[in-house]
RNA sequence: AGAGUUUGAUCAUGGCUCAGAUUGAACGCUGGCGGUAGGCUUAACACAUGCAAGUCGAGCGGAAACGAAGGUAGCUUGCUACCAGGCGUCGAGCGGCGGACGGGGGAGUAACGCGUAGGAAUCUACCUGAUAGAUGGGGACAACUCAGGGAAACUUGAGCUAAUACCGAAUACGCCCUACGGGGGAAAGCGGGGGAUCUUCGGACCUUGCGCUAUUAGAUAAGCCUGCGUGGGAUUAGCUAGUUGGUGAGGUAAAGGCUCACCAAGGCGACGAUCUCUAGCUGGUCUGAGAGGAUGAUCAGCCACACUGGAACUGAGACACGGUCCAGACUCCUACGGGAGGCAGCAGUGGGGAAUAUUGCACAAUGGGCGCAAGCCUGAUGCAGCCAUGCCGCGUGUGUGAAGAAGGCUUUCGGGUUGUAAAGCACUUUCAGUAGGGAGGAAAAGUUAUAGGUUAAUAACCUUGAGUCUUGACGUUAACUGCACAAGAAGCACCGGCUAACUCCGUGCCAGCAGCCGCGGUAAUACGGGGGGUGCAAGCGUUAAUCGGAUUUACUGGGCGUAAAGCGCGCGUAGGUGGUUUAGCAAGUUGGAUGUGAAAGCACCGGGCUCAACCUGGGAAUUGCAUCCAAAACUGCUAAACUAGAGUGUAGUAGAGGGAAGUGGAAUUCCGGGUGUAGCGGUGAAAUGCGUAGAUAUCCGGAGGAACACCAGUGGCGAAGGCGGCUUCCUGGACUAACACUGACGCUGAGGUGCGAAAGCGUGGGGAGCAAACAGGAUUAGAUACCCUGGUAGUCCACGCCGUAAACGAUGUCAACUAGCCGUUGGGAGGCUUGCCCCCUUAGUGGCGCAGCUAACGCAUUAAGCAUCCCGCCUGGGGAGUACGGUCGCAAGACUAAAACUCAAAGGAAUUGACGGGGGCCCGCACAAGCGGUGGAGCAUGUGGUUUAAUUCGAUGCAACGCGAAGAACCUUACCUACUCUUGACAUCCACAGAACUUUCCAGAGAUGGAUUGGUGCCUUCGGGAAAUCGGUGACAGGUGCUGCAUGGCUGUCGUCAGCUCGUGUCGUGAGAUGUUGGGUUAAGUCCCGCAACGAGCGCAACCCUCGCCUUUAGUUGCCAGCAUUUAGUUGGGCACUCUAGAGGGACUGCCGGUGAUAAGCCGGAGGAAGGUGGGGAUGACGUCAAGUCCUCAUGGCCCUUACGGGCUGGGCUACACACGUGCUACAAUGGUGGCGACAGAGGGAUAAUCCCUAAAAGCCAUCUCAGUUCGGAUUGUCGUCUGCAACUCGACGGCAUGAAGUUGGAAUCGCUAGUAAUCGCGGAUCAGCAUGCCGCGGUGAAUACGUUCCCGGGCCUUGUACACACCGCCCGUCACACCAUGGGAGUUGGUUUGACCCGAAGACGGUGCGCUAACUUCGGAGGCAGCCGGCCACGGUCAGGUCAGCGACUGGGGUGAAGUCGUAACAAGGUAACC
Repeated sequence: AGAGUUUGAUCAUGGCUCAGAUUGAACGCUGGCGGUAGGCUUAACACAUGCAAGUCGAGCGGAAACGAAGGUAGCUUGCUACCAGGCGUCGAGCGGCGGACGGGGGAGUAACGCGUAGGAAUCUACCUGAUAGAUGGGGACAACUCAGGGAAACUUGAGCUAAUACCGAAUACGCCCUACGGGGGAAAGCGGGGGAUCUUCGGACCUUGCGCUAUUAGAUAAGCCUGCGUGGGAUUAGCUAGUUGGUGAGGUAAAGGCUCACCAAGGCGACGAUCUCUAGCUGGUCUGAGAGGAUGAUCAGCCACACUGGAACUGAGACACGGUCCAGACUCCUACGGGAGGCAGCAGUGGGGAAUAUUGCACAAUGGGCGCAAGCCUGAUGCAGCCAUGCCGCGUGUGUGAAGAAGGCUUUCGGGUUGUAAAGCACUUUCAGUAGGGAGGAAAAGUUAUAGGUUAAUAACCUUGAGUCUUGACGUUAACUGCACAAGAAGCACCGGCUAACUCCGUGCCAGCAGCCGCGGUAAUACGGGGGGUGCAAGCGUUAAUCGGAUUUACUGGGCGUAAAGCGCGCGUAGGUGGUUUAGCAAGUUGGAUGUGAAAGCACCGGGCUCAACCUGGGAAUUGCAUCCAAAACUGCUAAACUAGAGUGUAGUAGAGGGAAGUGGAAUUCCGGGUGUAGCGGUGAAAUGCGUAGAUAUCCGGAGGAACACCAGUGGCGAAGGCGGCUUCCUGGACUAACACUGACGCUGAGGUGCGAAAGCGUGGGGAGCAAACAGGAUUAGAUACCCUGGUAGUCCACGCCGUAAACGAUGUCAACUAGCCGUUGGGAGGCUUGCCCCCUUAGUGGCGCAGCUAACGCAUUAAGCAUCCCGCCUGGGGAGUACGGUCGCAAGACUAAAACUCAAAGGAAUUGACGGGGGCCCGCACAAGCGGUGGAGCAUGUGGUUUAAUUCGAUGCAACGCGAAGAACCUUACCUACUCUUGACAUCCACAGAACUUUCCAGAGAUGGAUUGGUGCCUUCGGGAAAUCGGUGACAGGUGCUGCAUGGCUGUCGUCAGCUCGUGUCGUGAGAUGUUGGGUUAAGUCCCGCAACGAGCGCAACCCUCGCCUUUAGUUGCCAGCAUUUAGUUGGGCACUCUAGAGGGACUGCCGGUGAUAAGCCGGAGGAAGGUGGGGAUGACGUCAAGUCCUCAUGGCCCUUACGGGCUGGGCUACACACGUGCUACAAUGGUGGCGACAGAGGGAUAAUCCCUAAAAGCCAUCUCAGUUCGGAUUGUCGUCUGCAACUCGACGGCAUGAAGUUGGAAUCGCUAGUAAUCGCGGAUCAGCAUGCCGCGGUGAAUACGUUCCCGGGCCUUGUACACACCGCCCGUCACACCAUGGGAGUUGGUUUGACCCGAAGACGGUGCGCUAACUUCGGAGGCAGCCGGCCACGGUCAGGUCAGCGACUGGGGUGAAGUCGUAACAAGGUAACC
């Protein structure tokens, strides 16, 4: 610090996801040791049992229990009683102090609760300092005794008694109250010691310590008030009657509506009151670069709570966790009358839960309470136990060791890997184990003696140092030493990308995985297992949660033309913000100082545990708040001024700016009249419709409504919506010029308010044309549409609503700055050459364009540039601008505006393709123009289908179908039936045998089986070897079995179309572009020119073969002009010619003219055998179709192995209601038949220019005379020939006989542009035989092409696109089915809350008569207690609402789903442009 994921690819937008850190965690697998920390996050649910707050005998009366020592008595010689509460002590009680601390959990609380900084009107037991005092009396009540009640808890009456308990009196400096005269109010003793004096022998007295009273100061702790900060919701906008303030009174420790009476009517709120939901707050913790975000376990500070609710008492302090009273719920006891209880203390139990420990030890240490002290108490605390819950440390060995062992896995079978890993050898012993001794945590207190203080005192007490005596829960402590043994100690996750790490087997869209993208449909690095590897390690993964990454809420640090996002437009309130100058102030701002910002924590520097975690010392930091001082630039405030912003005045200008009234012509329609006759109208074509009752057309006249041609213009005006004949009236704004005036008066604008197209609504008019709905006619599979004929609301006017639009420049308003050029509208100035001129300036309105900006497109002084102010809005897609709630509206509806659920995308710009019922250019037997066919018939052949035991398999639009097959009777043959073989018909290896081979017979359909005859071969170093053969063993053979979607090779096709690319450079953020586009030209990306391109490659062309002309060489088997000879080029001779086959020449737009740009080229001509590629062939770019072929061959994987292999017999591939393709023969006279008969080419025959195949057919002559024929030959009968083991299934041909359909072929469709079509025959391969097929050969030999509108295919450029599996694309909605969440819903259940009323426990307060009453008394009483009454008030109850949630028959839409139904709305001009 980033990465994956939208696309064919790209950039940007944008969400989702991952890598990191963390946790009081839980779960899964695993688990050696130690240190250190942590450990019910859920039910503030209920709790058995034990413990958690007591202590003081030095306050008191005392003596229930226990103990010690002594004496006396009784006696049983160890017990009782007494001396005797005499002693140590001490239950219960009175009294004091403490139970308000310590400990717990976080329910409530959105608050002065907390944090921080301040404040004044208070209190503070114990503690410290100071001052003063502590005199003298009195009456009770517990305990106890007696008598009762009760099951118990407990309780009643009578009587005795003490105090540091209680009450007067005295004194009172200071204290409190005060009207300033005065008035009021305290106390307690106890312990130790003691020389003198006194004594009733108890003591007094003195002293000392503690205690007590009053006052004061401090310290500590607490109460109160204030500024600021401290969650969400506006789909909560108004709240408030003690409410806000005042006066007076009461009350409190204290200010105060804290409470009450009276008076006033205030107080709070958009800077968010009230209501509602949630929540203890903080130091801190986690994360983060930081700013922030999340959080508030452990530790620390504060708060609130203690079964729930209420209340007070005591006290310094409580409205009190282990106190009291009342009410309620729950639990327990009960004799049924009544009682008891409160673990959110420590352990522990049940329950809940994914989940959280021992009913432990000790007060040794630290701390707390009481006490003079010893000491007692202390589940605070210190320790131990359990738990890998976290953090930290250590170990599970170390070295050597290649035969690279065995085993595993894998393999291309060679090996590789596990792997120096193991074994083996050498060594070490941490930790655990065992044995031993053994720190520190301990300082005190006590006691002995010393010094000092106090004192009359060498007692006592206090302080100091010295000696002595002891005090440890942990504890078998830590650490150390000895001993023994490598001995006891490694797992978990992952391995497709992100993300480090790869292979085999199994599985076969199954089982499964998955954080995202996505894997799995027979070769899965993604599932499961094995091997191997990677990461971490006593842990590792998963899940949950937080921050980060996320600049994805943007303060730091984002955006709004098209991605989400500018309110439809003005006016304007609050608010925000604001021109120039001077002076002052000092709120903001800046600097300094002081206080505070608890400790702990974090970070830094040190120290201590062997290190670390951990502990500890120090400073730093704590960015904050408050106070004081200083500065005065900037902002602010105050004062004074200015004129550049803004405004006013004067004079003009342009304008569809607005409102009202009037008025004009053209046109449509209708009405009346005239002329006139059969149609009109409408469409792609029609029909509905109108018309002989006279339409349409045409002329004249009239009526009525609506809109204003030309002018007219990216012209004008307006804030926007919008505004268009002409005239008049009323009225708003803008602009221009020059001057004068005001003096910042400005800008923006949440709420608010006004305007606001069309449609729509209400009331009343109006209604020509147009025209939703509706009707009819067409179209169509349908057509509730598009087209046509009609036609009502509406459109128009007046008044009132509605308040929305793709209300758009998809661009908020205001103002400043930043190159230019060209138009145009309104105004002003200037110039001359006075014009249809030029130039300057200003306000608009357009086009292009620089810098800059932008994801790009684009914007660019009319900004989307640069910088500022203000407002509005956005935060993934869908659900949804929907539901609910609210406001508005007559309604329609508008505004405001969610969630559950669901997806991993949705969307923008640009790129390359592909496509278009888009455009342009061009080509092709593509159409057209022609010639001949197919489609009809019969037959041949192939295919489909059907049939069959089998009809083997493959090929399936073009590009399968006379195709594989250049030839199925057996064979072929792969199929079927029956029979048969199992190392096999074939290959290699091993061992053995016999040569190999051959003759004959039998059984059998044959394969095969049995028997039989001849024969002993070749090489040799004589050992043997080689070849072939029968049988045997197992490795293996074999498979036309599957997968052409695992493959190689080969092939088809687009297409012989002109294309397909690269290097460098340049442009672009990039995909990409450029080049390759453009202007010409060509058959051609062929060539030329131009050009940010310059070059190059594969294709084109050429080079190759063949045909056409010539030359030359060579003449046998070829040829024969001339000579001779002949049946015959047969022979002599010749090689001129033809021909053959070698080598050459020739053609290049080379020449001429025209044209073109002077180019490339094109047109014409000459010459030439041939002319512009001379004809034909071979040659097939990058690629497309998962095209075809596993049955040519090769080959991965899978499958079969007495069979899916091998052999053999017979059958089948040849079937036949039917359909299609390709052909042959015909339908006849351009013909049939008969006769005559010339010239070929190419090829074959093992060789052959010699011989053969070999008859060429067309042609010529004769005949037939238009008919189912002398056409046509199918079919059938019969006789033959040939091939072959064999023609039955199932060959070809011939003779005779038979003589079917068919008279030129519907829709549709094919081939061909010249030696071509058509027509005629000939040859060859395959092959025993079989050709209408295929491949070749020559003979005769046409017609037509105006042209490119249309059909098909193709090329280039351009355009649109929501397509990229690329239009056979994509995609929308209803319906049907399943599931999910949600709205409405008669109601119903519960929570919470409000108002009114009833009831009114305990309690304090107020009142009060009868009653009761120790202290004081002036004897009157005061005071007190119980009782009763009143107001307040918890719980409870009734009625009526608000609000939240659960359930709910039925119902609405929404989402998702493999496949379904109906159409085809959108994307191309999407076939009616789309959209609001």